[in-house]
Record summary
Small-subunit ribosomal RNA, 3' major domain from an uncultured bacterium, 479 nucleotides, folded computationally. Its mean pLDDT, the model's own confidence on a scale to 100, is 86. It matches the Rfam family "Bacterial small subunit ribosomal RNA".
Context: one part of a larger RNA
RNA sequence: UGACGGGGGCCCGCACAAGCGGUGGAGUAUGUGGUUUAAUUCGAUGCAACGCGAAGAACCUUACCUGGGUUUGACAUCCCUCGAAUCCCCCCGAAAAGGGGGAGUGUCCUUCGGGAAGCGAGGAGACAGGUGCUGCAUGGCUGUCGUCAGCUCGUGCCGUGAGGUGUUGGGUUAAGUCCCGCAACGAGCGCAACCCUUGUCCUUAGUUGCUACCGGGUAAUGCCGGGCACUCUAGGGAGACCGCCUCGGUCAACGGGGAGGAAGGUGGGGACGACGUCAAGUCAUCAUGGCCCUUACGCCCAGGGCUACACACGUACUACAAUGGCGGAUACAAAGGGUAGCGAAGCCGUGAGGUGGAGCCAACCCCAAAAAGUCCGUCUCAGUUCGGAUUGCAGUCUGCAACUCGACUGCAUGAAGCUGGAAUCGCUAGUAAUCGCGCAUCAGCAUGGCGCGGUGAAUACGUUCCCGGGCCUUGUACA
Numbered sequence: 001u002g003a004c005g006g007g008g009g010c011c012c013g014c015a016c017a018a019g020c021g022g023u024g025g026a027g028u029a030u031g032u033g034g035u036u037u038a039a040u041u042c043g044a045u046g047c048a049a050c051g052c053g054a055a056g057a058a059c060c061u062u063a064c065c066u067g068g069g070u071u072u073g074a075c076a077u078c079c080c081u082c083g084a085a086u087c088c089c090c091c092c093g094a095a096a097a098g099g100g101g102g103a104g105u106g107u108c109c110u111u112c113g114g115g116a117a118g119c120g121a122g123g124a125g126a127c128a129g130g131u132g133c134u135g136c137a138u139g140g141c142u143g144u145c146g147u148c149a150g151c152u153c154g155u156g157c158c159g160u161g162a163g164g165u166g167u168u169g170g171g172u173u174a175a176g177u178c179c180c181g182c183a184a185c186g187a188g189c190g191c192a193a194c195c196c197u198u199g200u201c202c203u204u205a206g207u208u209g210c211u212a213c214c215g216g217g218u219a220a221u222g223c224c225g226g227g228c229a230c231u232c233u234a235g236g237g238a239g240a241c242c243g244c245c246u247c248g249g250u251c252a253a254c255g256g257g258g259a260g261g262a263a264g265g266u267g268g269g270g271a272c273g274a275c276g277u278c279a280a281g282u283c284a285u286c287a288u289g290g291c292c293c294u295u296a297c298g299c300c301c302a303g304g305g306c307u308a309c310a311c312a313c314g315u316a317c318u319a320c321a322a323u324g325g326c327g328g329a330u331a332c333a334a335a336g337g338g339u340a341g342c343g344a345a346g347c348c349g350u351g352a353g354g355u356g357g358a359g360c361c362a363a364c365c366c367c368a369a370a371a372a373g374u375c376c377g378u379c380u381c382a383g384u385u386c387g388g389a390u391u392g393c394a395g396u397c398u399g400c401a402a403c404u405c406g407a408c409u410g411c412a413u414g415a416a417g418c419u420g421g422a423a424u425c426g427c428u429a430g431u432a433a434u435c436g437c438g439c440a441u442c443a444g445c446a447u448g449g450c451g452c453g454g455u456g457a458a459u460a461c462g463u464u465c466c467c468g469g470g471c472c473u474u475g476u477a478c479a
């Protein structure tokens, strides 16, 4: 100087408490451990691994296994020889590959002999190739402490020195935020602000959006002609600053209350992560040192595996019902996506879906129905009209192909489950809870991920205690 203390003081955080809903019990989905396996590819492992890399494992992906092949190679550069390229057919084979036959000649230069580019085939070797090892050789990127308020520097001063001071102290703040004081005076990286979004108003613009007013038209609808007020869209601007009043405070910083205001003391949300810590993670995104393989640890192909299953754990979904299930009727979103695409009406099918093809490169058309809600009816507490696992049969769709191993539909089947031990998680407001909708990946495949809106709570006395953190101080045989 740090670190640590079941030392002290001060102060924060859904840290506790106060509340609401879960997890832990059941079934299923998914990841992991373990076991099994020819292989079940590899990585991630307390918080900070475990719906994680994977925003899509039937083939491909694929890195694994078995078998069949191959050796200048699937890919790059250079040299030589031949042929334009390219296309078609046959045999063999699981395919890769191998064998055979046919068609067919272009561009540029030309001394008409040929030469060159380009592409293909063959050959020799330099070389290619490696998701092989080392994240404890590395770059880059990332997680975490933590959006915690800290971490430092220059000069000066103090100390033999390590170092201290500044950064401590008194207040204050979300904040090393600001004020006052002070051997310090300044400064940098952080904080805050500048950026995006949302909440109010004004203005510009008015189609594909809107429809108050005028006119036309319909069974009805901004449907049509006007119109751009309103809504909205998307550009510009205004607005919030403790600015005003009052009280407290040191006349300060700042704090309490009030007015006005759409909004009040950082208005809400996001992006943004200091010096560093964990030899944290990643050599399998990529890059890269070293090491290793070179008829194989490279490459091609078929099939299998990554989907196994006595078990154990994590994360989710669905439930155990009446604030509910079922049937009928009916209302209101936002944000997105669409041309190898979204696909309307109509018709067929109980349905998945099929047919059909209008319109739309989309404020135009389509996906598209929002659901919870509301109204009416029914069920009456039961393993049930709860719950839907499992299984049988019959189908639909995608795709070369759904056996291993897809999703969905119909009929039948109807399992466990009666609110879950010890323990444990999230959340402070448009939040939790609950309801549906969209998107990325994607041929197909979502209970996961990322977004969107609808309905919409309870509670916080307080900081003694648990956990994590900040500042000062104290002890130390630790560094």
Stems, first nucleotide, its partner, number of pairs: 001479002003476003007473007015463002019427005026318008034309002042053002064304007073127001077126002079123005086103006107116003129293002132291003138287002140282003143278001145276001150189006156165003169180003195270004200238007209228002213226004241264001244258005320420001324379007336367003341360002346355003386417001391412007433455007